[in-house]
RNA sequence: AGUGAAGAUAGAGGUGCGGAAGUCAUGAGUACAUUGCGGGAGAGCGGGUCUGCUCAACGAUCGUAAUCGAAAGGGACAACCGCCGAAGCUGUUUAUUUAGACUCAAGAUAAACAGCUGGCUUACUUGCUGAAGAAGCGGGGGGCUGUCAAGAUUUAAGAAUCUUGGAGGGCUAUCUCACAU
Repeated sequence: AGUGAAGAUAGAGGUGCGGAAGUCAUGAGUACAUUGCGGGAGAGCGGGUCUGCUCAACGAUCGUAAUCGAAAGGGACAACCGCCGAAGCUGUUUAUUUAGACUCAAGAUAAACAGCUGGCUUACUUGCUGAAGAAGCGGGGGGCUGUCAAGAUUUAAGAAUCUUGGAGGGCUAUCUCACAU
């Protein structure tokens, strides 16, 4: 000096990624509450069975009007903190929770495993979540960009530019390990 889908440490990409808190709008003049009027027997706790609890003839649930009037999830902003498979998405399983038991689902949270994605962007397209014409996520198209490889051109060289291709299990640096010269 070489090869290696071996290990460790440190790094790079940039409108890079995540987090909790703050402010603001949305949610919403909505829910709740109170009152008036109507009405007149059951109603609520996801569906079913059983139970339990609560409200109800001192008129509930329901309808309507008035008064009062939120919050959460979701978002924007600048700053902070932690980071560079950062993280996101999909699927499966498990646990907790939504009154208790059994059961059928759905939602939320967490964990494990497997798979996909280099990153960003888009007044394009499509599906989904969502109150949303907010925002996000997935598929496709376009643009930008980091990196490595191959080829071409320029160059004394270093290097630069263009084209094509690859994927984060990547790339750069150092050390170690294995193999062989």
A computed fold for a 181-nucleotide RNA from Bacillus fonticola, annotated as Lysine riboswitch aptamer. The coordinates come from a structure-prediction model, not an experiment, and the mean pLDDT is 79.